[in-house]
Predicted 3D model of a 516-nucleotide part of an RNA (small-subunit ribosomal RNA, central domain) from Lissotriton vulgaris.
RNAcentral holds the full RNA, with entries from SILVA.
Its Rfam family is "Eukaryotic small subunit ribosomal RNA". Rfam 15.1 lists 75,755 matches to the family in 2,556 species. Clan: SSU clan.
Its mean pLDDT, the model's own confidence on a scale to 100, is 80.

Context: one part of a larger RNA
RNA sequence: CUGCAGUUAAAAAGCUCGUAGUUUGAUCUUGGGAUCGAACUAGCAGUCCGCUGCAAGGCGAGCUACCGCCUGUCUCGGCGCCCCCUUGAUGCUCUUGACUGAGUGUCCCGGGGGUCCGAAGCGUUUACUUUGAAAAAAUUCGAGUGUUCAAAGCAGGCAGGACGCCUGAAUACUUCAGCUAGGAAUAAUGGAAUAGGACUCUGGUUCUAUUUGGUUGGUUUUCGGAACUGGAGGCAUGAUUAAGAGGGACGGCCGGGGGUAUUCGUAUUAUCCCGCUAGAGGUGAAAUUCUUGGACCGGCGCAAGACGAACCAAAGCGAAAGCAUUUGUGAAGAAUGUUUCUAUUAAGCAAGAAUGAAAGUCGAAGGUUUGAAGACGAUCAGAUAACGUCGUAGAUGCGACCAUAAACGAUGCCGACUAGCGAUCCGGCGGCGUGUUUCCCAUGACCCGCAGAGCAGCUUCCGGGAAACCAAAGACUUUGGGUUCUGGGGGAAGUAUGGUUGCAAAGCUGAAACUU
Numbered sequence: 001c002u003g004c005a006g007u008u009a010a011a012a013a014g015c016u017c018g019u020a021g022u023u024u025g026a027u028c029u030u031g032g033g034a035u036c037g038a039a040c041u042a043g044c045a046g047u048c049c050g051c052u053g054c055a056a057g058g059c060g061a062g063c064u065a066c067c068g069c070c071u072g073u074c075u076c077g078g079c080g081c082c083c084c085c086u087u088g089a090u091g092c093u094c095u096u097g098a099c100u101g102a103g104u105g106u107c108c109c110g111g112g113g114g115u116c117c118g119a120a121g122c123g124u125u126u127a128c129u130u131u132g133a134a135a136a137a138a139u140u141c142g143a144g145u146g147u148u149c150a151a152a153g154c155a156g157g158c159a160g161g162a163c164g165c166c167u168g169a170a171u172a173c174u175u176c177a178g179c180u181a182g183g184a185a186u187a188a189u190g191g192a193a194u195a196g197g198a199c200u201c202u203g204g205u206u207c208u209a210u211u212u213g214g215u216u217g218g219u220u221u222u223c224g225g226a227a228c229u230g231g232a233g234g235c236a237u238g239a240u241u242a243a244g245a246g247g248g249a250c251g252g253c254c255g256g257g258g259g260u261a262u263u264c265g266u267a268u269u270a271u272c273c274c275g276c277u278a279g280a281g282g283u284g285a286a287a288u289u290c291u292u293g294g295a296c297c298g299g300c301g302c303a304a305g306a307c308g309a310a311c312c313a314a315a316g317c318g319a320a321a322g323c324a325u326u327u328g329u330g331a332a333g334a335a336u337g338u339u340u341c342u343a344u345u346a347a348g349c350a351a352g353a354a355u356g357a358a359a360g361u362c363g364a365a366g367g368u369u370u371g372a373a374g375a376c377g378a379u380c381a382g383a384u385a386a387c388g389u390c391g392u393a394g395a396u397g398c399g400a401c402c403a404u405a406a407a408c409g410a411u412g413c414c415g416a417c418u419a420g421c422g423a424u425c426c427g428g429c430g431g432c433g434u435g436u437u438u439c440c441c442a443u444g445a446c447c448c449g450c451a452g453a454g455c456a457g458c459u460u461c462c463g464g465g466a467a468a469c470c471a472a473a474g475a476c477u478u479u480g481g482g483u484u485c486u487g488g489g490g491g492a493a494g495u496a497u498g499g500u501u502g503c504a505a506a507g508c509u510g511a512a513a514c515u516u
Stems, first nucleotide, its partner, number of pairs: 004487003007468002012484001014355001016353002022347002026240001032070002040062001049060004072122002075119004080115006088107007125188003128183003132179001140172001144154002156166003197235001199233010245345001246342003250337002254333001259329003264308002268304002271301001273299003279290002316323002360401004365396001369395002374390004412483003417474001419459003424454001426452001428450004433446002463470002489516003498509004
C1' cells in the first nucleotide's frame, strides 16, 4: 500500500496565486493465410446438422478457442542444396577431309542469383510482466525416520553368519536491486518543418593502400577505402485531429465588484435671530442633570462630522474578507455568442507571495453621534452590574503595523456519472398575441418555450448515514479518477521550553512528567 476518518463525535489551512514533487484527453497494425493436433456442438433417458446402423459406432459438415509457422539489413562461415552464365579435360551418338560441327552425359576453374543452417553487429530507450541462472546456513514450510512418546536430532535399517550389505541427510519459500531470455497490451520517451530528411544514380576536390601488368626504380590512370562537396531522379515525399480540456482575439450586454474625483439627502449636535412660556429630561418608580441669565417647544437660517432609511429580495457581484445617494473618469471581470486563432499549453499544490472583518498599536488630521475605562444617580442584603446622567480611548478619512474570528455551508479543489419539478438572475435562440411611441415598421416592456452558466428551493425508499439529515454527506468489504491539508481516548494544554515574526498586544511552530 491492500484498507480508516475529517457537517454535528478528534480532524478542510480565512482566501487566492505559485515552484519543486504528484497526476495528466483521443489518435498510428486491425487482421489475413496454410497446416496439424486436441477438444466442443449443453441440460435431459433421448435431439448441432446430414447419411448409415437395432445399437455400439463410422463417414461427412460446421463453429469456437488454443499452440507453433509465415520480421528486416549488413559481414562472415558451410568444399550445404538448387538455377543461370563461363574455363578446361573427357565419354558416347551422328557428322566432317580434319578435335570440324551438332546433340547428350561426367568431372573441374571462376562469377552471379535464390534458398537453408550457424555465428557476430545493428535495428529509439526504459518501466511492466513471465522464464531461467544466481541468491550462506541455522530459522520457517514440509518429506523420511518409534529420540520409550514428545520438544528435538539427522539419523538409521537388514542379516540363521554381526563376515558384511543397503539407504538417507529431500522439496518448497527466499521481498528489493543486479544478470538472462520471451511478450509487446498498458505508461513514458524519440524521429522529417529555416529539411543539415531517408533512398538511388552521378560529377568534382583532397588523402590513402593493396593486387596485377617478366624483374627493380620512377610517374600516371583504373579499381578499392576515407573525408569534404556539387547535381539529378523518383518518395502517395514529410505538419494526426481540433477534446461537452485549456488559453487568446472579437461582439453586444451584465453586476450594492474595485480605484479616484464629484454630487445629493434627511436626521443629529452646536449655534445666531424671532415667538410663547414654567417646567424639561429620564424611569418600573425616581434621582443625578438643564432651566425667568428663558430650558424644553415652534419658526427662519448657518456650520460640522458621521450615515446612506423605505425601495432591499433565501436577488446581484467579488478569491475571500466584503460591497448600496448621483454623475464623470481610467482600468478589471464572469456568463453568453462565435463555421475566429493556437494546439496539450492542463489539475491540485511543500517552499514562497499577495490579500485578509472587528478589536488593538504608531504618526499626524478629524471629532456629530455613540461609547470600553472612569465618575455620579438609582436598585439591592450587597451591585465594583443590568436601568439612568455624564464621559476618556475608540469607532471616521490618510500613512504604516498586526494576521486573528462560530474567518461557518462548522462540508478542500478539479473531472465524469446517477431522479423529477416549478420558480429566479444573466446573456443567447425560437414563437401566437397584448401594448408604448397612438399612423405603420423596428426597439424596449409583458407572454409561451429551448439549450448554457449562476444563487437557491420543493418532492422522493436513487443511494448513503449513528442519526439529525444529505442529489451529495450518493456511486465504499462489489473497498483504487487526480491531487493538497488535517485527526488518532479525556485532561494537563494550545500550557512550558526552544526557534521565528511583531513597536507592543500577541501570532506561527509546539511537548512531556503526571492524572484519568